SAM riboswitch aptamer (S box leader) from a soil metagenome, 115 nucleotides, folded computationally.
The prediction has a mean pLDDT of 81.
């Protein structure tokens, strides 16, 4: 850099000791009843790899197992931020105002795998 996925799922013990939730900001959470991190064990899932179906064969597709390589085990990637659609609240004579609210799609950034 490219492609795929990101609302599901899965916790105990030991060590340590103050911050942590990637990132600027805002929000909201976790945390001395010990978070985060590290180690051991356990588990989840099925990306790669493996097996089967079909096929001359390969790719694709569908299904299977979980012994291999990764990954993961608070909260949707914790939420928002940028653009757009739908619905809607408040103010107002009316609104093009209140970066209003809910939801959906896309984007940015990121994570994981494969190349």
């Nucleotide at each position: 850099c490219u492609c795929a996925u990101c609302g599901a799922g899965a916790c105990c013990g030991g060590c340590u000791g103050a911050g942590g939730g990637a990132u600027a900001a805002g929000g909201c959470c976790c945390a001395a009843a010990g978070a985060c991190g590290c180690c051991g064990g356990g588990g989840c899932a099925a990306c790669c790899g493996c097996c089967g179906c079909a096929g001359c064969a390969a790719c694709c597709g569908c299904g299977g197992a979980a012994a291999g390589g990764u990954g993961c085990c608070a909260a949707c990637u914790c939420c928002u931020g940028c653009g757009g659609g739908a619905c809607u609240g408040c103010c107002u004579c009316g609104a093009u105002g209140c970066g209003g609210g809910u939801u959906c799609c896309g984007g940015c950034a990121g994570a994981u795998g494969a190349g």
It matches the Rfam family "SAM riboswitch aptamer (S box leader)". About the family: The SAM riboswitch is found upstream of a number of genes which code for proteins involved in methionine or cysteine biosynthesis in Gram-positive bacteria.